[in-house]
Context: one part of a larger RNA
């Protein structure tokens, strides 16, 4: 891992609701009696319980009572009341108490068992190759007044030195499904000592022992192990077994030592009742309101101008002066801001009401739930960076709990809500060159960038359309030919300054025209050029605004990789218009199943017709299938039961039936009852492979 078997809402008591049955007041409990093989049954038994009257804390009173001074008022009752019934048993559902659907802790407490491991201690034994250093002390000699002292020899101290056994475990490698639940290799430390070690003994579980690491106390230690309390508790995780049908959520509010849990409400289901002046939708009318917008009179903020108030540096001056940067407050004009501004003010919304449509919709009561982590998208906002697949509200939709078609793929986007069958029809979104169903469709334009098929500020004689304006056959714009002069080198400045370093001025003349000079250039001149003019040429040229489509701006990491691909240029791109077609589980058609309501006939059942329905998680409700066993009735079986392996067939399904083989002795059907009553999941349990 697979297969098989086992494996989870049970039982008791009490309560509530609903169903069924008995009685109409209901019911007996303990106990007793009768008969009985047993299980069981019948009778007796009126203690007790519920109902028959309520009110009050109670005494108590009583169709009333409590409050109160009250006979008032008020609360709860009776009556009005018709349709107003209880009680016992039993079934179903739920709750409470119990292990209470099943498995799962770490833990807490009690009583015992452990010091053959290890910690410390006690008693008694054992062990430490070899080598080195050479303390005290002694002897001899020297030395001294005597000493001290010196030398030589002896001596053999030491938590002394080197280093095996022995003990340890500092480094590193190995191993890490190991040789080994701590090893092995190479080195390392101690090695006469606080040394190592054998045997026997002592001390233990809130206790021991500890040269102290919360170390060790039998591979277990921030409280050992075993058994018991014990099915501890688990607001937590996992699991919870057959079928079909009907309906169908929530992820919100309030409170919570509450936030991943609860309780009540909201939203769901079932049953009963309600059939209307109710509900829903549309529309008319009457109201509510202060948002969006708007506005700037108010509140607050704010830009510029003018005027005015008070003060006033500096300067001129010395007067009771002038000037006046700036400051201050106010008026006024223009502009302009606001969630916490409003003289203004919608749409939507909400309330009431009239009318219309619809009408299985609505309200109330009882019983049963689940939900309290929501998500995205559009819109209105707060927070944030007008960041986030961010966060918090509001509102709508979808997902959640929704399949199908489209968006290449893609819960939350677009279309559309799947009862079943059909090689029928029409459409939606989206599409129609090929992959790939359907137009290489029609008409008119645009785009040359593969733009389409990723991006901004900004940039640009890209190109198309439209507007305004200037010049123009009295010849424009561009090109070409020619001119572009004189006073004068204007004045100043300067070494120089001659159109062209700089400053000032910018006149006059001749002209078709020509600047006191547009740009190069020179040291300064010179030279080139422009404005300006004529000729030539011959029809448009210039400026500006708006719009369509393009261009640049444009750099990334495995491989093209920013159309799904191929590929596409009077498109298979873009814009406008038109027709046709494709396209879904949508709609329609045919047949069938089924729910609710209505009608008709039959009336326990049902049959026929009509209308509206039949996606679905949590969850509620209904109807069934199968298994084991009991009971009543009735059957099958050695001419072959159950079981097992096939085949065929029936039913919406759980499943049933028939038949072939195998097997070799038991097994069903119908009605009713009772459950150890359905497995694929629980790191499930046991067995097998």
């Nucleotide at each position: 891992g697979c297969c098989a078997a086992c494996g989870a809402g049970u039982u008791a008591u009490u309560u509530u609701a609903c169903g069924u049955u008995g009685c109409u007041g209901g019911u007996u409990a303990a106990a007793u009696u009768u008969a009985c093989a047993a299980c069981a049954a019948a009778a007796u038994g009126a203690a007790a319980c519920c109902a028959c009257a309520g009110g009050g804390a109670a005494a108590c009173c009583g169709a009333g009572u409590g409050u109160u001074a009250a006979u008032a008022g008020c609360g709860c009752g009776a009556a009005c009341u018709a349709u107003a019934a209880g009680u016992a048993a039993u079934g179903u559902a739920a709750a409470a108490u119990a292990g209470a659907c099943c498995c799962g802790a770490a833990g807490c407490c009690a009583g015992g068992c452990g010091a053959u491991c290890u910690a410390u201690c006690c008693a008694u034994g054992g062990c430490c190759a070899g080598g080195g250093c050479g303390a005290a002390c002694c002897u001899c000699g020297g030395g001294u007044a005597a000493g001290a002292c010196c030398g030589a020899g002896g001596g053999g101290a030491g938590g002394c030195c080197c280093g095996a056994a022995c003990c340890c475990a500092c480094u590193u490698c190995u191993c890490u499904u190991g040789c080994a639940a701590u090893u092995g290799g190479a080195g390392g430390g101690g090695a006469u000592g606080a040394g190592c070690u054998g045997u026997g003994g002592a001390u233990c579980g809130c206790a021991g022992u500890g040269a102290a690491a919360a170390g060790c106390u039998a591979a277990u230690c921030g409280a050992g192990c075993c058994u018991g309390g014990u099915a501890a508790u688990a607001g937590c995780u996992g699991g919870u077994u057959c079928u079909c049908u009907u309906c169908g959520a929530a992820a919100u509010a309030g409170c919570u030592u509450u936030a991943g849990g609860g309780c009540u409400a909201g939203c769901u289901c079932u049953u009963g009742u309600u059939u209307a002046u109710a509900g829903a939708c549309a529309u008319g009318c009457a109201g509510a309101g202060g948002u969006a917008g708007a506005g700037u009179g108010c509140u607050a903020a704010u830009u510029g101008g003018u005027c005015u108030u008070u003060c006033g540096a500096u300067g001129c001056u010395u007067a009771u002066g002038c000037u006046g940067a700036g400051a201050u407050a106010g008026a006024u004009c223009a502009g302009a801001u606001a969630a916490a501004c409003u003289a203004u003010g919608a749409a939507u919304u909400c309330u009431g009401u009239g009318u219309g449509u619809u009408g299985u919709u609505u309200g109330c009561a009882a019983g049963a739930a689940g939900u309290c982590a929501g998500a995205a998208u559009g819109u209105g906002g707060g927070g944030g960076c007008u960041a986030a697949g961010c966060u918090c509200c509001a509102u709508a939709u979808u997902c959640a709990a929704g399949a199908g078609g489209g968006a290449a793929a893609c819960a939350g986007c677009c279309c559309a809500g799947a009862c079943c069958a059909c090689a029928g029809u029409c459409u939606a979104a989206g599409g129609u060159c090929c992959c790939c169903a359907a137009g290489u469709a029609u008409a008119a334009a645009c785009u040359c960038a593969g733009u389409g098929g990723g991006a901004a500020a900004g940039g640009a004689u890209g190109u198309g359309a439209g507007g305004a304006u200037u010049c123009u056959c009295a010849a424009a714009c561009a090109g070409c030919u020619a001119g572009g002069a004189g006073g004068u080198u204007g004045g100043c400045u300067u070494a120089g300054a001659a159109g062209c370093a700089g400053c000032c001025a910018c006149c006059c003349u001749u002209u078709a025209a020509a600047a006191a000079g547009u740009g190069c250039g020179u040291a300064a001149c010179a030279g080139c050029u422009u404005a300006c003019u004529a000729g030539u040429c011959g029809a448009g040229a210039g400026u500006u605004c708006u719009c369509g489509c393009g261009c640049c701006g444009a750099a990334a990491a495995u491989u093209u990789a920013a159309c799904g691909g191929g590929g596409c240029u009077u498109a298979a791109g873009u814009u406008u218009a038109u027709c046709a077609c494709c396209g879904a589980a949508g709609a329609c058609g045919u047949g069938g199943a089924u729910g609710u309501c209505c009608c008709a006939c039959a009336u326990u059942a049902g049959u026929g017709g009509g209308a509206c329905g039949u996606g679905g998680u949590a969850g509620a409700a209904g109807a069934g299938c199968a298994u084991u066993u009991c009971u009543a009735u009735u059957g099958c079986g050695u001419u072959g039961a159950a079981g097992c392996c096939g085949u065929g067939u029936u039913g919406u399904g759980a499943a049933g039936c028939a038949u072939g083989g195998u097997g070799g002795a038991g097994c069903g059907a119908u009605g009713g009852g009772a459950a150890g009553a359905g497995a694929g999941a629980a790191u499930g349990u046991u067995g097998g492979c």
Molecule: large-subunit ribosomal RNA, domain II
Organism: Candidatus Spechtbacteria bacterium RIFCSPLOWO2_01_FULL_43_12